[in-house]
Context: one part of a larger RNA
RNA sequence: CUGGGCGUAAAGCGAGCGUAGGUGGCUUAAUAAGUCAGAUGUGAAAUCCCCGGGCUUAACCUGGGAACUGCAUCUGAUACUGUUAAGCUAGAGUAGGUGAGAGGGAAGUAGAAUUCCAGGUGUAGCGGUGAAAUGCGUAGAGAUCUGGAGGAAUACCGAUGGCGAAGGCAGCUUCCUGGCAUCAUACUGACACUGAGGCUCGAAAGCGUGGGUAGCAAACAGGAUUAGAUACACUGGUAGUCCACGCCGUAAACGAUGUCUACUAGUCGUUGGGUCCCUUGAGGACUUAGUGACGCAUCUAACGCAAUAAGUAGACCGCCUGGGGAGUACGGCCGCAAGGUUAAAACUC
Repeated sequence: CUGGGCGUAAAGCGAGCGUAGGUGGCUUAAUAAGUCAGAUGUGAAAUCCCCGGGCUUAACCUGGGAACUGCAUCUGAUACUGUUAAGCUAGAGUAGGUGAGAGGGAAGUAGAAUUCCAGGUGUAGCGGUGAAAUGCGUAGAGAUCUGGAGGAAUACCGAUGGCGAAGGCAGCUUCCUGGCAUCAUACUGACACUGAGGCUCGAAAGCGUGGGUAGCAAACAGGAUUAGAUACACUGGUAGUCCACGCCGUAAACGAUGUCUACUAGUCGUUGGGUCCCUUGAGGACUUAGUGACGCAUCUAACGCAAUAAGUAGACCGCCUGGGGAGUACGGCCGCAAGGUUAAAACUC
């Protein structure tokens, strides 16, 4: 390489957009590049194979044939692929109506709660634990009432609910804005799928500059526990968590399941549309796009999966090839750094 694989054994890039490339719907005509047929030339000899011959046999030598699956040229074939031309509407898209939604960005605003501050009432405890202590409190705490400040997060609704490509998204209102579903008509006419490089987005933590800081809380301090206790539980507490702008680019970034298309028993829920039916209601039937539970065939090493496939096929990309060494070293690229990415070998079992 051929081959075999990628839910859990090694293996799906975290996700998308898209360049080159690969692949590509229906009909007609032309062409004849691929493809197929025939002919001619060539394809050295030896070797291999077949039939003979020569050494007493064999190995070996030798005559003839076949073969040399290839290449070039010519003449044809035209189903398929390609190319060119003309068309089509089932893929894809556009216009119109309707609809749902924590999709995104910005601004404003609301009510609970925690903390703090001021004041009133009031007196000896509060807090915390397995039990305690550190801690707070007679300079009046905790409790309770009133007023105020400030930051962060939005109980109930709330849901195998919804939306988003993924990460993710939740009080309410307004503005700007992306996608999706559905219905019936009109239009474009293959405009499609995938996608090496590339570009963009990308939780948390972390980094830079400037703000902010209620609660929580790495580090740190203290009191306990303990043989010890650099921990678990407790009292405090700084970065951080929040905002703006800029980096970082990683996660068990998981459905551990790449994207797209078609086909293949059923049953029961649920969300958003649409059509029909009547007995008009907490109704029924059908359909479509999601989202769940079970289940047949199939598949699977088993577990399980099963129209949201891990079934049956096709297109394209990514990745795997015994364990350790190692996702490490060196080098390159990226980064302010932390580090990321690409990625070995010796040796060893």
Molecule: small-subunit ribosomal RNA, central domain
Organism: Psychrobacter celer